[in-house]
């Protein structure tokens, strides 16, 4: 320098055009003498950045940044 994959909640990941979800973690409540486990509720993300297409973009297209991997 080039090819491919990836970037979404604190963490690990879904979501492939029409209001962004799960699990763990975190907070509160129930249960216990207390802790753990269990149950209920809740907070937390303008989807890496900038453009384009579209009535509508996390999703499609282009550029850039970053990570991984392969080639040179």
């Nucleotide at each position: 320098g080039g090819g491919c994959u990836c970037g979404u909640a604190g963490a690990u990941c879904a979501g492939u055009g029409g209001u962004a979800g799960a699990u763990c973690g975190c907070g509160c409540c129930c249960u216990u003498c207390g802790c753990a486990a269990g149950g209920g509720c809740g907070a937390g993300g303008c989807c890496g950045c900038g453009g384009g297409u579209u009535c509508a973009a996390a999703u499609c297209c282009c550029g850039c940044c970053g990570a991984g991997u392969c080639c040179a």

The prediction has a mean pLDDT of 83.
A computed fold for a 72-nucleotide RNA from a Candidatus Norongarragalinales archaeon, annotated as transfer RNA.
Its Rfam family is "tRNA". Gene Ontology term of the family: triplet codon-amino acid adaptor activity. Rfam classes the family as a transfer RNA.
The same sequence occurs in records of 2 taxa.
NCBI's taxonomy places the organism under Archaea, Nanobdellati, Microcaldota, Candidatus Micrarchaeia, Candidatus Norongarragalinales.